[in-house]
Order: sequence, then C1' cells, then structure tokens
RNA sequence: CCAGAAGAUCGGAUGGCUGCUUCACUUGGUGGAGAGGAAAGUCCGGGCUUCACACAAAUACGGCGCCGGGUAACGCCCGGAGGGAGUGAUCCCAUGGAAAGUGCCACAGAAAACAGACCGCCGAUGGCUGGUUCUCUCGAGAAGUCAGCACAGGUAAGGAUGAAAAGGUGCGGUAAGAGCGCACCGCGGGGCUGGUAACAGUUCUGGCAUGGUAAACCCCGCCGGAAGCAAGACCAAAUAGGAACCACAUAGGGCGGAUUUGUGCGCUGGUGGUUCGGGUAGGUUGCUUGAGGUAUUCGGUAACGGAUAUCCCAGAUGAAUGGUCAUCUCCUGCUUUUGCAGGGACAAAACCCGGCUUAUAGAUAUUCUGGUUAU
Repeated sequence: CCAGAAGAUCGGAUGGCUGCUUCACUUGGUGGAGAGGAAAGUCCGGGCUUCACACAAAUACGGCGCCGGGUAACGCCCGGAGGGAGUGAUCCCAUGGAAAGUGCCACAGAAAACAGACCGCCGAUGGCUGGUUCUCUCGAGAAGUCAGCACAGGUAAGGAUGAAAAGGUGCGGUAAGAGCGCACCGCGGGGCUGGUAACAGUUCUGGCAUGGUAAACCCCGCCGGAAGCAAGACCAAAUAGGAACCACAUAGGGCGGAUUUGUGCGCUGGUGGUUCGGGUAGGUUGCUUGAGGUAUUCGGUAACGGAUAUCCCAGAUGAAUGGUCAUCUCCUGCUUUUGCAGGGACAAAACCCGGCUUAUAGAUAUUCUGGUUAU
C1' cells in the first nucleotide's frame, strides 16, 4: 500500500432574534431544563396494577433444550465443548432422546427397512448332454474323470437408481463372493487418565448388532394463572334509577290477614324541598429517584459483581421539544482558482426497566489476519 476480520464511538457546531412545554422566583417579567441509538417493531423477560385463587401436587395446553457461569429474570449475555466453512484473523449451528413405541421416506430404482436381485459374476454341490475308461449276456450298466448347458441354485465384489442402499480401505480367502479371517479407520460396550461438566485421550473387548427423519407424533428434563397505565386510585357539573327526612294536599284510593260487613292495623300511591348516594363530561393522581447516570478503585479470562465519591438528566395529554438569520463544517453539482447553488442518514418519547430484531448518509480511531514492496 492492497484485500479482509472484529468490537467500539459520533450522528453537524456556535451565536442572535422569536415561539411552545414545564419548574423556580416573582406577578411587569427574569432564570433553569426540554428526544434516540435505535424513542421503531411490540418479538422475549421483569417491575408495578387489577381480577381470579387456602397451600401443594397432578392433568391438559404452550414455550424452552450441548456444558458451566452471569442476571431481578429471560428464548438474553459471557466462557467452554462438539460439528461445519475459510490459507487465516474469524464466522455459522433449535446441538436432549431414533437399541420405549407409532408414523413417514416423493420421483427414480430390483430393493427405502422383519431387506432385496435388473444387469453382472459363479455354477464348487445337485441335474441334464457329450467324450473317455472299465465290466458284460454286446442291448446296456458302473465308477471316476474331462468338456459343455445355465435347470436347481450360490453371490452381493462391480454396474445402474437415489438426498440416502444395511460399516469404509487394503490384504488374505473363495467356484464366485461375503466381517468369512486379519490390519487400520469408524461404531457399540467396559475400564483408566484429564476436566466442575459438556467432552477429550488411552486401553481392553464385540465382527457390526444401530439407515434417515423428533421446526412428525411421542418420551425425558425445566419454565409458565389471566389481562394490561385506555392497568388502577381519588375528586366530581349533569342524567337515569335509588335511599332518608321535612313540608303541603287528600281524610280519600289500592293491596293484605280463607269469604262477607264494620272497626282497627300494616304496606303503598301525589307535589315540593333538603341531604345522602350514584357516577358521565371534566380534573387530580399513577408519572418519573431508577435492578439510575458518571468517575475512580477492587475481584473476575469475561459477562458481571463490590466499595467510595459525585450528579438529578423530558414528563406532553389533540399531545411541547419549533421557526428564522449569520458564521463555520461535511457532501453533491458547476467553475481554471476564488467562488456560486442545492442538500444534512435512519427516524422522533407517552408507566418504567433488561434484551433481541430491523433501519441508518457520512465520519473517527483501535486491535487482528492474508498478500505485496522497501529497509
């Protein structure tokens, strides 16, 4: 210098004028504070609130799933193991169980899981045909041997299909073959060593018994009550229905005690007023001091934790955080230069935190890897 890898930081600056929200002092006004790294998506985990609910356990349903640690908690983070990609820095992985059971494996292919046989190889053994030898009553018979056929059959090495073909490579072996035998590798089981563990190494043993699929059912382990600040609490115009008391009018109406009449009793009915209660509009609260920020230091590989000091840093509610001017800065275009014009990424709080994911013009510095050149 070129090409990469990783984790960070910033996200135009300053000033004037003029608004908006909020707080303090004062009542004229003055002063202070006023969006983000994601405020976003609302995908996880909590705090807080209401409802339900003795406690606990189980079932169903849902989620998670290598090991250890961190955390209030997590599906997050850190460190490690195993597998995969890359020359490398480094990156990726829902990574428990397939010898508990059930299911599925399209097309192709002979066969897709109690294996199977299309081509091929063989035909040792049995069968058939022919030759040869021997015996004889010359028709035949017998035993061996040689050759052929590929009928019974053997085989799974090779070919062909597939994402996947019932351990792989080599030597021996065989009629041809085959874990049939052996060596190495892989796999299962036992032991030993290292490690908290996942796991790794080593040794003995078994000729192999275990195809894949669990983001198929399922099994095992762990976790989970539901809804959400439009939660919830308080104050309270109005309206409906309700309760209590008082006053007025009527002196009567209706209902009740089996029936009728009378008397008496109880309840109920009208109007007006006061109070209670109710809860709508509206208002207050919840609301921002919190698993909080910054700095130093200690422990830890790290995530993170402890200690000390210091700081208070938006709380709107049709919803503020804006507009404009000047100078500088960055980018783009034009221009020989000076300069001129345009533009400033993604996006904007709404109860609060911890994460994840997604968007993001441009700028800055750091660590590491590979290559090249020079010394």
This is a predicted structure of a 375-nucleotide RNA (Bacterial RNase P class A) from Micavibrio sp.
Its Rfam family is "Bacterial RNase P class A". The family's RNA type in Rfam is ribozyme.